[in-house]
The RNA shown here (Bacterial RNase P class A) has 341 nucleotides and comes from a soil metagenome. Of the family's consensus pairs, 91% are formed in the model. The RNAcentral record of the sequence draws on MGnify. The prediction has a mean pLDDT of 78.
């Protein structure tokens, strides 16, 4: 440099949080992490929504495995890069499609993609200066120039011809697959960027435990039945008496929220071991444990001894960090010590 595991030990005292248990007092028993952390990705649970369907929107992208699931894990394969060599070891890797379209490609350069002639070569006119044509072999710009190297071959060049590589297209072989590997044809279409729009293929409802569920006061508020005296109206006018309705202090019953109190709530995709399958993630079975669970928040403080830095000593200091419903992963922070390579 890489993986891995630990991450201060043991004992005393006082406190603090649940839970046990006593008449009662005093007692008893468990109490943070590998990350609890960020909240990044997957689910488990609740609740709302939701016939089917398209469209839009997000993600994710080589291939086979696992897994409850994944953007994660393990094996493979392509291509890169580094070492060392012909072959093997290490290490990167968002790695579907650029031959569906549309788009961009700074600066420089003649051109940055329906191509182009700047310099330079060649033929021709010309006395030349300089014109017209050919050319992509050379040279110059650029990250990046239209297959690549060789021979022929031409004026001079060009896949123009040919031979190996490249690249295409069938066609065998090897492997589930990715893909390798042989052969045959064709001179050859083709620049780049898809973390640029886009297409393909595949997944994808919202909110979250303050989800949510359940009992439930006092106060005031709603609704039912009663409902004295008094008071409104009304039975053609007054007055009386009686009937009706209205509205009513009171008693009672019901129903919502609220304060509050329960539950959710920690026995789980679970920890330790052993064995078996399998290169490995990982899974099967066997045996053994239960190890915070509050509800704004305990898990602290000190003392002895010993470990380990730091100092001549006295002393001093011990990393990163703090459970909040739960669980599989990422990713970040970690003195120090220890094992493997």
């Nucleotide at each position: 440099c890489c993986g891995g595991a630990c991450g201060g030990g043991c004992a005393g005292u006082c406190g603090c949080u649940u839970c046990c248990g006593c008449a009662a007092c005093g007692g008893g028993a468990a109490g943070a992490g590998g990350a609890a952390a960020g909240u990044c990705c997957g689910g488990u649970c609740u609740c709302c929504a939701u016939a089917g369907g398209g469209c839009g929107g997000c993600g994710u992208g080589c291939c086979g495995g696992c897994u409850a699931a994944c953007g994660g894990c393990c094996g493979g394969g392509g291509u890169c890069c580094g070492g060392u060599u012909a072959u093997c070891c290490g290490g990167a890797u968002a790695c579907g499609g650029a031959a569906a379209g549309u788009g961009c490609c700074a600066c420089a350069g003649a051109a940055a993609a329906u191509a182009u002639a700047c310099c330079g070569c060649c033929u021709c006119g010309g006395a030349a200066a300089c014109g017209a044509g050919g050319u992509a072999a050379g040279g110059g710009u650029g990250a990046a120039a239209u297959g690549g190297u060789g021979c022929g071959g031409u004026a001079a060049g060009a896949g123009c011809g040919c031979a190996c590589c490249g690249c295409g297209g069938c066609g065998g072989a090897a492997g589930u697959a990715a893909u390798u590997c042989c052969g045959c044809c064709g001179g050859c279409a083709g620049g780049g960027c898809a973390a640029a729009c886009c297409c393909c293929a595949c997944g994808c409802g919202g909110a979250g435990c303050a989800a949510g569920a359940c009992c439930a006061a006092a106060u005031a508020g709603g609704g039912g039945a009663g409902g004295a005296g008094g008071g409104g109206c009304g039975g053609c006018c007054c007055g009386u008496c009686c009937c009706g309705c209205c509205a009513g202090a009171c008693u009672u019953c019901c129903g919502g929220g609220u304060a509050g109190g329960u539950c959710g709530c920690u026995g789980g995709a679970g920890c330790c071991g052993g064995a078996c399958a399998g290169u490995a993630a990982u899974g099967u079975c066997c045996g053994g444990c239960c190890a915070a669970g509050a509800g704004g928040a305990a898990u602290g403080a000190u003392u002895g001894c010993c470990g380990c830095c730091c100092g001549c000593a006295a002393g001093g200091g011990u990393a990163c960090a703090g459970a909040a419903a739960c669980c599989g992963g990422c990713u970040u922070a970690u003195a120090g010590u220890c094992c493997g390579g």